Predicted 3D model of a 708-nucleotide part of an RNA (large-subunit ribosomal RNA, domain II) from a Candidatus Micrarchaeia archaeon. NCBI's taxonomy places the organism under Archaea, Nanobdellati, Microcaldota, Candidatus Micrarchaeia. It matches the Rfam family "Archaeal large subunit ribosomal RNA". The prediction has a mean pLDDT of 82.
[in-house]
Context: one part of a larger RNA
């Protein structure tokens, strides 16, 4: 990991609902009693409906509108009892319960199973491993160094010193000896501490053997919370014990209806709760309800916008003031300009906490339309829940954040819980809400090929693979450049612009400055002439001259031409890691814009049959038959309903050795769980119906056992 088997809402007990049933002001029980038949009140005490009125279903009349009774039910009224000075309110009265099964829930209980780390307990076992302690043994090749000590020899005044031998300390050196360890190699490998190289220790606080001692809030400890038998910040066994676990896992058949929340308040609350909210499930009642759209009447102060008010806010007049700063006149008292300061006036400008206006929209009423509604809404009542971790979208609009697939938020809509077509793929973006089979037309998207349909059709633009991209995502910008178009100046057959041929002169190398300065380093002037035109010179060059071009004028050519602003498409700008990147091929249109026909393309939308709902009406009435359904048939959590199927008790009936049951393969029949029939193996049992009862359903829980 696969396969068999086994594995999780039970069982009693309180409490409250539903249904069914006996009885019934009583019910139950053997009794004892219990529950009901009377409240209210803290108590003490007190102590209740024969009244009217409006109506559903039904009854009766009526052709019908409709009128009459009207159980139930609603209003009024009236009566108990508390309070209170009253007015007035709370509770309660015109009777219904009790007892048994069933079926849902709470609550105590281990309470759907499975899981802790823990925390107590024992005359509870435990030093055979490891700590220490005692006891009795045992080990340490080999080699160096050479303390006291003592002797000679010399020195010396006393004590001594020097040298030479001699001697043999030492937690003393080397040491791959045994034997203890365990530095690195982040080496190798396996059977939870091993080998291998290397490395420390190796007479000591040394290694070792046996024996004996200490015990779990206890030892022991050169102390690291280390060790106490692969266990230690409190062993190990067993109990308490199914501890608790707002957490994590996991919870078995089938089909039908419905169908959520991810909010609020309160909570030592924030991974959990209780109540409301929104959901399912049944009764009540009995006539209105309302999302949509219109119109009148009202509310509102956003968007805009606007400065009249609050503040802010350019320039600029004007006038002001005992008090400001510079400055100027004067001795000085004081005067003058300037700036500031305050106030008005024209003037740019700006506010979420400004408003002299003010929408769209959104609400309130009331009418009308519309839609739902006695085939019973809207409201009430009861019992069951779940969910109180939402997320995206940028579709509106906000507050924080540069910004985010951030972040708080209000409305919408989707996704959660929504299949299905399109967007290459892709929860929430686009088309559209799937009962089932089947045929057809369509959306949204797209019709060169992959691939279903236009290598369609008119005009245009684009050259760059720009692009072949709806958003999201994809990156882009300042700035500069190409083609096109609009409109506008301007030139233009007395010939525009372009291009080519040619002139492009003299006074002059102006004047100055300078080594030189001759259009052309620099200052200053920028005038005459000839002229078709030619600058006292626009660049480029000379050391300075030359020299080449422009400027300007002419001729050849012959029809548009240049500039500007708008606007479209385009380039440049433009940088990421393996090899490009429209889904891909590949496209010059199969690329963009603008029309336009025509086609493909969902589960939608028509149209057949068919099932299942809901509601209705007959009936032989657990249920069948007819009808209606444009407006009913996705769905998680979650309710609710009906149904298979597996075992076992009864009661009835059956089958089986001419072959049960199981097992293996097939064929039918049901929407499904399933259920029948055959073949074949197998070789002694098994079914149907009905009814009452479960230790009743397996793919998952790192389930458990067993095989493989």
């Nucleotide at each position: 990991g696969c396969c068999a088997g086994g594995g999780a809402g039970u069982u009693c007990c309180u409490g409250g609902a539903a249904g069914u049933g006996g009885c019934g002001a009583g019910g139950c029980g053997a009794a004892a009693g219990c529950c009901g038949u009377a409240g209210c009140g803290a108590a003490a005490g007190c102590g209740a409906u024969a009244g009217c009125c409006c109506g559903c279903a039904g009854c009766g009349c009526g052709c019908a509108a409709g009128c009459g009774c009207g159980a139930g039910g609603g209003g009024c009224g009236c009566c108990g009892u508390g309070c209170g000075a009253a007015a007035g309110c709370g509770c309660g009265g015109c009777c219904a319960g009790u007892c048994a099964c069933u079926u849902c829930c709470u609550g105590g209980a281990g309470a759907c199973c499975c899981g802790a780390a823990g925390c107590c307990a024992a005359u509870g076992u435990g030093a055979u491993c490891u700590a220490a302690g005692c006891g009795u043994g045992g080990g340490c090749a080999g080699g160096g160094c050479g303390a006291a000590g003592c002797c000679g020899u010399c020195c010396u005044u006393c004590c001594g010193g020097a040298u030479g031998g001699u001697g043999g300390a030492g937690g003393c050196c080397c040491g791959c000896a045994a034997c203890c360890g365990g530095u690195g190699c982040u080496g190798g490998u396996a059977u939870a501490u091993c080998c291998g190289c290397u490395c420390g220790g190796g007479u000591g606080a040394c290694c070792c053997a046996c024996g004996u001692u200490u015990a779990g809030g206890g030892g022991u400890g050169a102390a690291a919370g280390u060790c106490c038998a692969a266990u230690c910040g409190a062993a190990c066994u067993u109990g308490g014990c199914g501890a608790u676990a707002g957490c994590g896992g996991g919870u078995c058949c089938c089909c039908u209806c419905c169908g959520a929340a991810g909010c609020a308040u309160c909570c030592c609350u924030c991974a959990g709760g209780a109540u409301g909210g929104c959901u399912c499930u049944g009764c009540c009642a009995g006539a209105g309800g309302c999302a949509g759209c219109g119109c009148a009447c009202g509310g509102g102060g956003u968007a805009g916008a606007g400065c009249a008010c609050u503040g802010a806010u350019u320039g600029g007049g004007u006038g002001g003031a005992a008090u400001g700063g510079u400055u100027c006149c004067g001795a000085a008292a004081g005067g003058g300009a300037c700036c500031g300061c305050c106030a008005u006036c024209c003037u740019c400008u700006c506010a979420a906490a400004c408003u002299c206006c003010g929408a769209a929209u959104c609400u309130g009423u009331g009418c009308g339309c519309g839609c739902c509604g006695u085939a019973g809404a809207a409201g009430g009542c009861a019992g069951g829940a779940g969910u109180a971790g939402g997320g995206c979208u940028c579709c509106g609009c906000u507050g924080g954040g540069u910004a985010a697939g951030c972040u708080a938020g209000c409305g919408g809509g989707c996704c959660g819980g929504g299949a299905c077509g399109g967007g290459a793929a892709c929860g929430a973006c686009c088309g559209a809400g799937a009962c089932c089979g089947a045929g057809g037309u369509u959306a949204a998207g797209g019709c060169c090929c992959c691939u279903a349909a236009g290598a369609g059709c008119u005009g245009g633009c684009u050259a760059a693979g720009u692009g072949c991209u709806a958003a999201u995502c994809c990156a882009c910008a300042a700035g500069g450049a190409g083609c096109g178009c609009c409109c506008g100046u301007u030139c233009c057959c007395a010939g525009a612009c372009a291009g080519c041929u040619g002139g492009g002169a003299g006074g002059u190398a102006g004047g100055c400055u300078u080594a030189g300065a001759a259009g052309c380093a620099g200052c200053c002037a920028u005038c005459c002439u000839u002229u078709a035109a030619a600058c006292a010179a626009c660049g480029c060059g000379u050391a300075a001259u030359a020299g080449c071009g422009g400027a300007c004028c002419a001729g050849c050519c012959g029809a548009g031409a240049a500039c500007g602003c708008a606007c479209g498409c385009u380039c440049c700008g433009a940088a990421g890691a393996u090899g490009u990147a429209c889904g891909g091929g590949g496209c010059u249109a199969a690329g963009c814009c603008a029309g336009c026909c025509g086609c493909c393309g969902a589960g939608a939308c028509c149209c057949c049959g068919g099932a299942g709902g809901a509601c209705g009406a007959g009936c032989u009435g657990u249920g069948c038959u007819c009808g209606u359904c444009a407006u009913c048939u996705g769905g998680u959590a979650g309710g609710a309903g009906g149904g298979c199927g597996u075992c076992c008790g009864c009661g009835c009936u059956g089958c089986g050795c001419a072959g049960a049951a199981g097992c293996g393969g097939g064929g039918c029949c049901g929407u499904g769980a399933g259920g029948u029939c055959c073949c074949g193996u197998g070789g002694a049992g098994c079914g149907g119906c009905g009814u009452g009862g479960a230790a009743u359903g397996a793919a998952u829980a790192u389930c458990c056992u067993g095989g493989u």